This is a predicted structure of a 472-nucleotide part of an RNA (small-subunit ribosomal RNA, 5' domain) from an uncultured bacterium. The coordinates come from a structure-prediction model, not an experiment, and the mean pLDDT is 84. The full RNA is in RNAcentral, with records from ENA.
Context: one part of a larger RNA
RNA sequence: ACGAACGCUGGCGGCAGGCUUAACAGCAUGCAAGUCGAGCGGGCCCUUCGGGGUCAGCGGCACUCGGGUGGCUAACGGGUGGGAACGUACCCUUUUCUACGGAAUAACGCAUGGAAACUUGUGCUAAUCUGCUAUACGCCCUUUGGGGGAAAGAUUUAUCGGAGACCGAUCGGCCCGCGCCUGAUUACCUUGUUGGUGGGGUAAACGCCUACCGGGGUAACUAUCCGGAGCUGGUCUGAGACGAUGAUCAGACACACUGGGACUGAGACACGGGCCUGACUCCUACGGGAGGCACCAAUGGGGAAUAUUGAACAAUGGGCGAAGGCCUGAUCCAGCCAUGCCGCGUGAGUGAUGAAGGCCCUAGGGUUGUUAACCUCUGUCACCGGAAAAGAUAAUGACUGUAACCGGAGAACAAGCCCCGGCAAAGUUCUUGCCACCAGCCGCUCUACUACUAAGGGGGCUAGCGUUGUUC
Numbered sequence: 001a002c003g004a005a006c007g008c009u010g011g012c013g014g015c016a017g018g019c020u021u022a023a024c025a026g027c028a029u030g031c032a033a034g035u036c037g038a039g040c041g042g043g044c045c046c047u048u049c050g051g052g053g054u055c056a057g058c059g060g061c062a063c064u065c066g067g068g069u070g071g072c073u074a075a076c077g078g079g080u081g082g083g084a085a086c087g088u089a090c091c092c093u094u095u096u097c098u099a100c101g102g103a104a105u106a107a108c109g110c111a112u113g114g115a116a117a118c119u120u121g122u123g124c125u126a127a128u129c130u131g132c133u134a135u136a137c138g139c140c141c142u143u144u145g146g147g148g149g150a151a152a153g154a155u156u157u158a159u160c161g162g163a164g165a166c167c168g169a170u171c172g173g174c175c176c177g178c179g180c181c182u183g184a185u186u187a188c189c190u191u192g193u194u195g196g197u198g199g200g201g202u203a204a205a206c207g208c209c210u211a212c213c214g215g216g217g218u219a220a221c222u223a224u225c226c227g228g229a230g231c232u233g234g235u236c237u238g239a240g241a242c243g244a245u246g247a248u249c250a251g252a253c254a255c256a257c258u259g260g261g262a263c264u265g266a267g268a269c270a271c272g273g274g275c276c277u278g279a280c281u282c283c284u285a286c287g288g289g290a291g292g293c294a295c296c297a298a299u300g301g302g303g304a305a306u307a308u309u310g311a312a313c314a315a316u317g318g319g320c321g322a323a324g325g326c327c328u329g330a331u332c333c334a335g336c337c338a339u340g341c342c343g344c345g346u347g348a349g350u351g352a353u354g355a356a357g358g359c360c361c362u363a364g365g366g367u368u369g370u371u372a373a374c375c376u377c378u379g380u381c382a383c384c385g386g387a388a389a390a391g392a393u394a395a396u397g398a399c400u401g402u403a404a405c406c407g408g409a410g411a412a413c414a415a416g417c418c419c420c421g422g423c424a425a426a427g428u429u430c431u432u433g434c435c436a437c438c439a440g441c442c443g444c445u446c447u448a449c450u451a452c453u454a455a456g457g458g459g460g461c462u463a464g465c466g467u468u469g470u471u472c
Base pairs, nucleotide, nucleotide: 001470002469004468005467006466007465008464011344012343013342014341015340016339017337018336019302024300025299029297030296034061035060036059039058040057042055043054044053045052046051068255069254070253077180079178080177081176082175083174086172087171091168094165095164096163097162098161099133101132102130108123109122110121111120113118139148140147141146153160154159155158181227183225189217190216194214195213196212197211198210199209200208231251232250233249234245235244236243257278259276260275280291281290282289283288308334310333312331316330317328318327319326320325347377348376349375357368358367359366360365383408384407385406386405391399416461417460418459419458420457421442422441423440428455429454438443
């Protein structure tokens, strides 16, 4: 010094922190990502017949953020400093367009199978869904002749959109130098391996992939292999060099039951999306289905040990929407815990007959000790009552009738823990008798123990005090 635990004790407040173990089981339950009717057709309801409300579906955007965990990883993973061959939805600047017709499908209707999950056939229909056509200022390819390539409307009269292109901003992908744990009882390692050419592939450089050719490449300046480990800003310690560490907060990384491969998309190889595999759990009418808390709570288990199945979207921020708004276990708050830090209190003044009681005694006394009582006060805190913010910019306050304020009553409601042989502040008596014990080290105890146990006294710290563990 601590994310601590244990023992004894425990008044209040503010601020922080709270599974370090089983990346154990998912786990019973609830909740954590939706939104848009000003894109579209429809079902139902209401209607003042103008329209409105609501619902599933198609469609758009978001779900790639935010939240969690540290299993993997010694790696361009992170840190730092450089680099060139790239992408970037929403946002911004500029510019040019937004033309023409068409096809389908869910919903819905009718039928079908199934215990369920769900599913099949047929008919109809819309779009900012979708394919084709036209056009092309920029754009792409090019043998410089040419070739290729787009769009979507809505509401009603000026807005919001859509498409191509350039610039910017932001964010990201890639490459390199340097430094980042232990072991030599690990000394050689490597065949896509090292380089080249052709081809492929990517947003992009590259053996990234492939065919052929050459035979290279790394290593005692520690390669390879084994072990252990997420990294950093920081944190703790220390005069410093440095050592140890990587909880909370912040940055980048990795992962989402195990393993794998992809789709969609500007962006994922995607925690609460989809497919396959494996283990496990659940439902079943035995034919077949469903699931993934390392989100927030909560449960079992493990453990010395770590909290509520809370309130609110009021603020901040995020998603969607023209907006009203909706969603948000992010967040802001509250609850529990002396886990820590900080602050306050448990009364103040007066008071000697040095009271009683206790303890010691040479029996004279000493000490506890101004301590108490008595008397006079005060009201921090707590209690009762009143009134009441800021956080919110016009409205909107979960917290909350909270903080702060005013009044009232009354010392009332509030002290423990460890130690007293030396180190090391603080010593006496009784009991026990190498016993019972104590102990960090030295050590103590065998009948005069300042060392065990108890008493009264003293020392230290104080809502804590000791012990244990770990680090400097």